[in-house]
RNA sequence: GCCGCCAUAGCUUAGCUGGUGGAGCGUACGGCUGUUAACCGUAAGGUCAGUGGUUCGAAUCCGCUUGGCGGCG
Numbered sequence: 001g002c003c004g005c006c007a008u009a010g011c012u013u014a015g016c017u018g019g020u021g022g023a024g025c026g027u028a029c030g031g032c033u034g035u036u037a038a039c040c041g042u043a044a045g046g047u048c049a050g051u052g053g054u055u056c057g058a059a060u061c062c063g064c065u066u067g068g069c070g071g072c073g
Stems, first nucleotide, its partner, number of pairs: 001072007010025004019056001027043005049065005
């Protein structure tokens, strides 16, 4: 220098073909218990890496940028 893959909550990740973004763990609160843990319930937490485009509508499709991983030279 060229090519490919990846980027979603604090962490690990799902999201199938464009139509209100979910789960587990963790955290907070509550229940249970003499107390803690375990267990059960509820809640908070997301500019979907950034930017531009396509579209009535984009995490999803397209271009570019940034970062990470891999391959080729």

Predicted 3D model of a 73-nucleotide RNA (transfer RNA) from a Methanobacteriota archaeon.
The organism belongs to Methanobacteriota, within Archaea.
It matches the Rfam family "tRNA".
The coordinates come from a structure-prediction model, not an experiment, and the mean pLDDT is 81.